[in-house]
Context: one part of a larger RNA
RNA sequence: CUGGGCGUAAAGUGCGCGUAGGCGGGUCUUUAAGUCAGAGGCGAAAUCCUGGAGCUCAACUCCAGAACUGCCUUUGAUACUGGAGAUCUUGAGUCCGGAAGAGGUUAGUGGAAUUCCCAGUGUAGAGGUGAAAUUCGUAGAUAUUGGGAAGAACACCAGUGGCGAAGGCGGCUAACUGGUCCGGUACUGACGCUGAGGUGCGAAAGCGUGGGGAGCAAACAGGAUUAGAUACCCUGGUAGUCCACGCCGUAAACGAUGAAUGUUAGCCGUCGGGCAGUAUACUGUUCGGUGGCGCAGCUAACGCAUUAAACAUUCCGCCUGGGGAGUACGGUCGCAAGAUUAAAACUC
Numbered sequence: 001c002u003g004g005g006c007g008u009a010a011a012g013u014g015c016g017c018g019u020a021g022g023c024g025g026g027u028c029u030u031u032a033a034g035u036c037a038g039a040g041g042c043g044a045a046a047u048c049c050u051g052g053a054g055c056u057c058a059a060c061u062c063c064a065g066a067a068c069u070g071c072c073u074u075u076g077a078u079a080c081u082g083g084a085g086a087u088c089u090u091g092a093g094u095c096c097g098g099a100a101g102a103g104g105u106u107a108g109u110g111g112a113a114u115u116c117c118c119a120g121u122g123u124a125g126a127g128g129u130g131a132a133a134u135u136c137g138u139a140g141a142u143a144u145u146g147g148g149a150a151g152a153a154c155a156c157c158a159g160u161g162g163c164g165a166a167g168g169c170g171g172c173u174a175a176c177u178g179g180u181c182c183g184g185u186a187c188u189g190a191c192g193c194u195g196a197g198g199u200g201c202g203a204a205a206g207c208g209u210g211g212g213g214a215g216c217a218a219a220c221a222g223g224a225u226u227a228g229a230u231a232c233c234c235u236g237g238u239a240g241u242c243c244a245c246g247c248c249g250u251a252a253a254c255g256a257u258g259a260a261u262g263u264u265a266g267c268c269g270u271c272g273g274g275c276a277g278u279a280u281a282c283u284g285u286u287c288g289g290u291g292g293c294g295c296a297g298c299u300a301a302c303g304c305a306u307u308a309a310a311c312a313u314u315c316c317g318c319c320u321g322g323g324g325a326g327u328a329c330g331g332u333c334g335c336a337a338g339a340u341u342a343a344a345a346c347u348c
Stems, first nucleotide, its partner, number of pairs: 003320004007302002012316001014201004021194003025088007033081002035077008049065006091191001092188003095184005103177007110154001114150008125136002162169002206247006215241002220236004258315006266293013297304002321348003330341004
C1' cells in the first nucleotide's frame, strides 16, 4: 500500500460556474493500443524455495529442478475498453404555445405606528417595578385634538405556502432582467456527469470614505437587587443598525445528510401545470415541487424509508484516539480585526 468510513460517535468544502483530469447512451463498419492465446529470445552467477548429496550432526558446501512475478520480437483472436468512420433518439439542448412565484436590480409611491416641533383643551401628577428609585412635570408634563417634520420597518393577507445554487427574499406601482414548470414533439444529434487548481456570489458583526439618524441599542453613566453585582430589572445613552461606493469572507453558512443517473410497496395532505369525465366545483389520472405516516431494505440505536440514511454506478471533498491545537512557525490574502494553509515537543 491493499482497508473501513463521513445524519447524531472523527469526517460533506457555505453555495455556484468552470479548466485539466476521471467517467460516459443505442446500432453498424473498421483498427488491434489495452486485453487474451501460441511460439521464440532475454531475464549473469550467487542468494531465496524444493528434492538429493558431502563434511560424525549443524552451520557450511556441492548437484539438479523450480523460480526470477518482468521486458522484447513474432503469429493469431476480437467479446469488452480505447482509436477512426457512419448512423439513431431515449440523455442533453433549441424552438413554439401556456403558467405560477417575497427570484434579482433601479426608480417612484402609500397608510398605520414611534419620536420630535408648533397650536388648542386641561391640571397634578406621569413613568417605571416584584417593590422602588434614578428620570420627566406648575417654566404646565402624562392624557386628548389639530397641523407639521424625520427616519426606519411593512400589521391583516400568511400557509411544515411560494421563489432562489446557497446566503437569502414579504406594503403598492413601473421599467429592465435571471431561473423553473407544463403541453406540443418541429429542430440539433451524446453536444453529457463530476470537477483538483481557478473564478464569482456569500447572513450578522466589523473596517474605510461620504451622507443619514425616528426607534432600538454593545460601550458608558446613574438607580435598584445583592454579602458583593464590573450581571439579570429600571432610567438614560454613543458607536452601530439605514443609504452609496469599497473591503472583510466567516456562522449551529444545518437537512449537522456533496453532486449526478437509474431501480425498489403503499396511504394521506398541500402548491404549480396538463388530460378525461361531468354535478361547474368535484372525481379520476399524469408531470413537477413541498410535507406527514409507513412496507421491504438499511442502521449501534435513535431513526431513514421514491425528497433514502435502501439497491447500484461515476466524480469530487473529508476522517484515521483525547489533550496540546484549528494553536506555533513559515507562506498567501487583508487597512486592521483577522482569515486561510497547518505541525511538533510533551502528556493521558
This is a predicted structure of a 348-nucleotide part of an RNA (small-subunit ribosomal RNA, central domain) from a metagenome.